A computed fold for a 537-nucleotide part of an RNA from Desulfovibrio sp. enrichment clone BenSRB4, annotated as small-subunit ribosomal RNA, 5' domain. The coordinates come from a structure-prediction model, not an experiment, and the mean pLDDT is 87. Its Rfam family is "Bacterial small subunit ribosomal RNA".

[in-house]
Context: one part of a larger RNA
RNA sequence: GAUUGAACGCUGGCGGCGUGCCUAACACAUGCAAGUCGUGCGAGAAAGUGGGCUUCGGCCCGCGAGUACAGCGGCGCACGGGUGAGUAACACGUGGGUGAUCUCCCUAACAGAUUGGGAUAACAGCGGGAAACUGCUGCUAAUACCGGAUACGAUCCACUUAAUCGUGGAUGAAAGGCGGCCUCUGCUUGCAAGCUGCCACUGUUAGAUGAGCCCGCGUCCCAUUAGCUUGUUGGCGGGGUAACGGCCCACCAAGGCGACGAUGGGUAGCUGGUCUGAGAGGAUGACCAGCCACACUGGGACUGAAACACGGCCCAGACUCCUACGGGAGGCAGCAGUGGGGAAUAUUGCGCAAUGGGCGAAAGCCUGACGCAGCGACGCCGUGUGAGGGAAGAAGGCCUUCGGGUCGUAAACCUCUGUCAGAAGGGAAGAACCCCCAAGGUUCGAAUAGGGCUUUGGGCUGACGGUACCUUCAGAGGAAGCACCGGCUAAUUCCGUGCCAGCAGCCGCGGUAAUACGGAAGGUGCAAGCGUUAAUC
Numbered sequence: 001g002a003u004u005g006a007a008c009g010c011u012g013g014c015g016g017c018g019u020g021c022c023u024a025a026c027a028c029a030u031g032c033a034a035g036u037c038g039u040g041c042g043a044g045a046a047a048g049u050g051g052g053c054u055u056c057g058g059c060c061c062g063c064g065a066g067u068a069c070a071g072c073g074g075c076g077c078a079c080g081g082g083u084g085a086g087u088a089a090c091a092c093g094u095g096g097g098u099g100a101u102c103u104c105c106c107u108a109a110c111a112g113a114u115u116g117g118g119a120u121a122a123c124a125g126c127g128g129g130a131a132a133c134u135g136c137u138g139c140u141a142a143u144a145c146c147g148g149a150u151a152c153g154a155u156c157c158a159c160u161u162a163a164u165c166g167u168g169g170a171u172g173a174a175a176g177g178c179g180g181c182c183u184c185u186g187c188u189u190g191c192a193a194g195c196u197g198c199c200a201c202u203g204u205u206a207g208a209u210g211a212g213c214c215c216g217c218g219u220c221c222c223a224u225u226a227g228c229u230u231g232u233u234g235g236c237g238g239g240g241u242a243a244c245g246g247c248c249c250a251c252c253a254a255g256g257c258g259a260c261g262a263u264g265g266g267u268a269g270c271u272g273g274u275c276u277g278a279g280a281g282g283a284u285g286a287c288c289a290g291c292c293a294c295a296c297u298g299g300g301a302c303u304g305a306a307a308c309a310c311g312g313c314c315c316a317g318a319c320u321c322c323u324a325c326g327g328g329a330g331g332c333a334g335c336a337g338u339g340g341g342g343a344a345u346a347u348u349g350c351g352c353a354a355u356g357g358g359c360g361a362a363a364g365c366c367u368g369a370c371g372c373a374g375c376g377a378c379g380c381c382g383u384g385u386g387a388g389g390g391a392a393g394a395a396g397g398c399c400u401u402c403g404g405g406u407c408g409u410a411a412a413c414c415u416c417u418g419u420c421a422g423a424a425g426g427g428a429a430g431a432a433c434c435c436c437c438a439a440g441g442u443u444c445g446a447a448u449a450g451g452g453c454u455u456u457g458g459g460c461u462g463a464c465g466g467u468a469c470c471u472u473c474a475g476a477g478g479a480a481g482c483a484c485c486g487g488c489u490a491a492u493u494c495c496g497u498g499c500c501a502g503c504a505g506c507c508g509c510g511g512u513a514a515u516a517c518g519g520a521a522g523g524u525g526c527a528a529g530c531g532u533u534a535a536u537c
Base pairs, nucleotide, nucleotide: 001537002536003535004534006533007532008531009530010529013383014382015381016380017379018378019376020375021341026339027338028337030336031335032334035075036074037073040072041071048063049062050061051060052059053058082294083293084292092218093217094216095215096214097213098212101211102210106207107206108205109204110203111202112201114148115147116146117145123138124137125136126135127134128133154171155170156169157168158167159166176199177198178197179196180195181194185192186191187190220266221265222264227257228256229255232254233253234252235251237249238248239247269291270290271289272288273284274283275282276281296317297316298315299314300313319330320329321328322327347373349372350371351370355369356367357366358365359364386416387415388414389413396407397406398405399404420478422473423472424471425470426469430464435459436458437457438456439455440454441453442452443451444450481526482525483524484523485522486507487506488505492521493520494519495518496517502509503508
């Protein structure tokens, strides 16, 4: 000098864009942060209201409404969001391998979607329990579950072949829903088991995406850590996995690593990057992005395409809470917020309008992701606090050699301007989709039903926000401080003090004329900031 997620002191006009628990991975009140689908399925209220009956207690019917709530089932909950504890490791970075592998949803292609069955929640009845919750009996549905059939592909076995070729055998699938129609089929009015469109379903192949595993190289300090190792190193056989492998097991052999630093200890998430520097390098890893790890602590598996799963389950532990003492409930390192720790770090805000995500045919619902707003000069950037004129120079302050000098064109005063802030009026872009309407094209189809794809036009939707911006009004009016002035280092005099009080980054100042302490005047530097402290180069 540059820099910072900064803090502290004094000061503080406005705006834009960023950024904000670095400490206790300490403990957490409260609310919200993951749901959705009735076009998979069965069931199904009430308030209110209209009407009827009534023994005036009430009862019945319609609407409410196939709505609400719950249940079975599907998809999602493995994404998104947080944190950096652990980890010196194939964790990360980079380059490869997978002939050792998997991949829901999506795309393309081929082939299919047949025939049966038995349950179970919800519900009803009867129970247990303080609660959390739960038992028995009975009923019922499905795209839930289970058989049989079929198998272009697929898997396995045998034979065969130059061959992954060929032949034979065995094994293993599926589910419907919604809309339209009468051309074909069945009864023939019309409807469907028929035809057809869309969405879903099954098998296989290929792709895309994502992931698993393996390897080369790189990756901090201590040798005042020198030896380490028995599933250890290798083999044979097996188990297990999507998959190779001591990953695991039985047996056999006695190996394997190490001064090119094993083992041990300490520290630490890694990277793109960031800061600094001419560079080489050094330091660092907040925000943003990629990867990893973790989710009260430790362990375990279940479901699933994928988890050993932050807002899932089980066990153990610590802690907190409820309890009728028998037993139960909980996990903010999600967003806010609270206590605590600390030098120190924000609102228990608004909205799904946009972008993105989940579910759904869609309308739509959900989304503390996200978009915004609030707070903090924490940082960067922009801008203002007025402009021109105005005396050989007011008053006043300070200094003085008493002549004067200086603050100083500074002020007053005159003439103007109108940024920002204030007031009034107007007032956005961000919106295009989805969907609806109209017209057209194309495709399936018997079809002038209907649906899919697509083009054009119109309509609908804004949290921010009456914000940005524009115009007008008024009026210099509301808006400057901080540090320093001995040398380094730009900037000096007076007074006070008297080795005192104090200053200080280093050298050093102060003991009676202190440019070094304190005040004043003047000056210098930066400026809505200026200094100090801490830290890095």